A computed fold for a 508-nucleotide part of an RNA from Spirostomum sp. Valltjaern, annotated as large-subunit ribosomal RNA, domain I. Rfam family: Bacterial large subunit ribosomal RNA.

Context: one part of a larger RNA
RNA sequence: UGCACAUGAUGGAUGCCUUGGCGAUUACAGGCGACGAAAGACGUUAUAACCUGCGAUAAGCCCCGGGGAGCUGGUAAAUAAGCUUUGAUCCGGGGAUUUCUGAAUGGGGAAACCCACCACUUUUGUGGUAUCCAUACCUGAAUACAUAGGGUAUGAGAAGCGAACCUUGUGAACUGAAACAUCUAAGUAGCAAGAGGAAAAGACAUCAACCGAGAUUCCCAGAGUAGUGGCGAGCGAAAUGGGAACAGCCUUCUAGUGAUAUCUCAGUAAUUAACAGAAUGGAAUGGAAAGUCCAACAAUAAAGGGUGAUAGUCCCGUAUGUGAAAAUUAUUGAGUGGUACUAGGCUAGAGACAAGUAGGGCGGGACACGUGAAAUCCUGUCUGAAUAUGGGGGGACCAUCCUCCAAGGCUAAAUACUCGUAAUCGACCGAUAGUGAACAAGUACCGUGAGGGAAAGGCGAAAAGAACCCCGGGAGGGGAGUGAAAUAGAUCCUGAAAUUGUGUGCAU
Numbered sequence: 001u002g003c004a005c006a007u008g009a010u011g012g013a014u015g016c017c018u019u020g021g022c023g024a025u026u027a028c029a030g031g032c033g034a035c036g037a038a039a040g041a042c043g044u045u046a047u048a049a050c051c052u053g054c055g056a057u058a059a060g061c062c063c064c065g066g067g068g069a070g071c072u073g074g075u076a077a078a079u080a081a082g083c084u085u086u087g088a089u090c091c092g093g094g095g096a097u098u099u100c101u102g103a104a105u106g107g108g109g110a111a112a113c114c115c116a117c118c119a120c121u122u123u124u125g126u127g128g129u130a131u132c133c134a135u136a137c138c139u140g141a142a143u144a145c146a147u148a149g150g151g152u153a154u155g156a157g158a159a160g161c162g163a164a165c166c167u168u169g170u171g172a173a174c175u176g177a178a179a180c181a182u183c184u185a186a187g188u189a190g191c192a193a194g195a196g197g198a199a200a201a202g203a204c205a206u207c208a209a210c211c212g213a214g215a216u217u218c219c220c221a222g223a224g225u226a227g228u229g230g231c232g233a234g235c236g237a238a239a240u241g242g243g244a245a246c247a248g249c250c251u252u253c254u255a256g257u258g259a260u261a262u263c264u265c266a267g268u269a270a271u272u273a274a275c276a277g278a279a280u281g282g283a284a285u286g287g288a289a290a291g292u293c294c295a296a297c298a299a300u301a302a303a304g305g306g307u308g309a310u311a312g313u314c315c316c317g318u319a320u321g322u323g324a325a326a327a328u329u330a331u332u333g334a335g336u337g338g339u340a341c342u343a344g345g346c347u348a349g350a351g352a353c354a355a356g357u358a359g360g361g362c363g364g365g366a367c368a369c370g371u372g373a374a375a376u377c378c379u380g381u382c383u384g385a386a387u388a389u390g391g392g393g394g395g396a397c398c399a400u401c402c403u404c405c406a407a408g409g410c411u412a413a414a415u416a417c418u419c420g421u422a423a424u425c426g427a428c429c430g431a432u433a434g435u436g437a438a439c440a441a442g443u444a445c446c447g448u449g450a451g452g453g454a455a456a457g458g459c460g461a462a463a464a465g466a467a468c469c470c471c472g473g474g475a476g477g478g479g480a481g482u483g484a485a486a487u488a489g490a491u492c493c494u495g496a497a498a499u500u501g502u503g504u505g506c507a508u
Stems, first nucleotide, its partner, number of pairs: 001507009015493001016458002020429002022426007029418002031161002039101003042055003046079001049075003061095006070083003106115003116129005131158002133155007165196001166194005176183001180230001206213002217244005227235002248410003252350006263335010274322003280295004296313002304316003359383008369395001390405005445452002465492001468479004
């Protein structure tokens, strides 16, 4: 030095596990905010830190209800000081407090800071003071009346935030066409504005085809069809049929009536705490019985979880039944509710029927349809009718015929989505997986900044976490002790490989 055997170190794969994720289903909810939000800063416990909660009344204060023996949040034990059957801690409902920043709103500002004025209290503090809008009022120029402007008061008026869904405006490029320009990607992404629990659309100037249908929306088929297209790449309907869901209305005048909304009371149901809730013993093994053996019981309960190994009958639960002082929601009944103002209720009658519009020229855009034979819809510009004896459409256009009535408005459901709450599920993951994040994670760290962005789980049933002795400065170790096990000793389950020692044998 090599090989073999044995035994270690290092390392953290594998196995097992799961506090966390991922994906669904159903129901609820779909907003919060000047009554100061979302998001934060700083504080706050007998406490140094982080998390959670809370706000100078600061892990909390008050009331009501539940509950019934311990409690003073977690990491996190110990000590101290306290609370509690005169009912604490805890759970639910309602209220009070709620520093400073933030739309931030007295002015300023490099967010969590600086500087004011007025009124009332006059020690100390409390309240008010932004802008726009609406209403009312007071003032008030050029300029006589006036108006503009200025000011005051009132207003739960607006603002700001929020995951996706929705509407509108604006609007790319990479890419594809095997290059590229029309075209495509795509009216997508992005940006902006606005709204709601849905939004939008919507009661035919619609289709159809000589038969008829009868608002809108969504789904299946029609159909990758008819078409469109440097007729390339591609784009791509409709009628019709079958389903889901269905709902129709208003306007002007006159006459009448008194339903609804609102509010009050009562009832019912639900939600927000809860309560009751069946049934097992023994033996051996073992550290431990829930496993095995023997003998029982209950079941409207063999869902699930826990307990020292695998428990219907040990614990929490589960099936089932019961339950609310308070708040909220829904619904039913009774009352109130238009006297006046306002008004879009209901009934009856009468009446009205949308003009710089329809259409046209030019230029664009939308329609599956790229200007085409191009109807239809929108309109930047120039024009410009008829008015029911009328007008629009039926894919150039004309006639016949059919069908509808534009230029005003409202409208539930079927449909889309999920920041969230509750319950349930998974031929989903199981710590290099699954969220970036099972742990002090959007943390540490990086970057001037926009922004980027980790690693990191597991002793044991129980800390019983190793008293005491010895070596050592300590670290660490050897005994002793705990434990079923300590090669389970905190760098802690299992403990692979690479790598690296020690011992023995053989070879050189």